The RNA shown here (FMN riboswitch aptamer (RFN element)) has 118 nucleotides. Rfam family: FMN riboswitch aptamer (RFN element). About the family: The RFN element is a highly conserved domain that is found frequently in the 5'-untranslated regions of prokaryotic mRNAs that encode for flavin mononucleotide (FMN) biosynthesis and transport proteins. The model forms 100% of the base pairs in the Rfam consensus. The coordinates come from a structure-prediction model, not an experiment, and the mean pLDDT is 83.

RNA sequence: AAAAUUCUUCGGGGUGGGGUGAGAUUCCCAACCGGCGGUAUAGUCCGCGACCCGCUUAGGCGGCUGAUCCGGUUUGAUUCCGGAACCGACAGUAUAGUCUGGAUGAGAGAAGAAUGUG
Numbered sequence: 001a002a003a004a005u006u007c008u009u010c011g012g013g014g015u016g017g018g019g020u021g022a023g024a025u026u027c028c029c030a031a032c033c034g035g036c037g038g039u040a041u042a043g044u045c046c047g048c049g050a051c052c053c054g055c056u057u058a059g060g061c062g063g064c065u066g067a068u069c070c071g072g073u074u075u076g077a078u079u080c081c082g083g084a085a086c087c088g089a090c091a092g093u094a095u096a097g098u099c100u101g102g103a104u105g106a107g108a109g110a111a112g113a114a115u116g117u118g
Base pairs, nucleotide, nucleotide: 004115005114006113007112008111009110010109015030017029018028019027031098032097033088034087035048036047037046038045043086044085052063053062054061055060068084069083070082071081072080090101091100092099
């Protein structure tokens, strides 16, 4: 130095406008948003987290888990550039990715500190 252990902090965004209606940020028109790691820079690739379901005293384990193509540049890009698309847990409420709620929660992970060993 690396690995290991312990601790601390951080760790998700978005309905402005118009229409119908008794009532809709939920319908229609239109608008807007994009967690973490990997990889040529990714909501759509690969993997993970969250939500939900089952088991468990608990820690935790298992399951489930949405959506992209075309052209260009390049050694290399479903990641860049141009164009056109698509997707988004549960509960509540006039049918919700965007409102309210579980949640001052949890968390992939990121940064930092300390310890002791060679």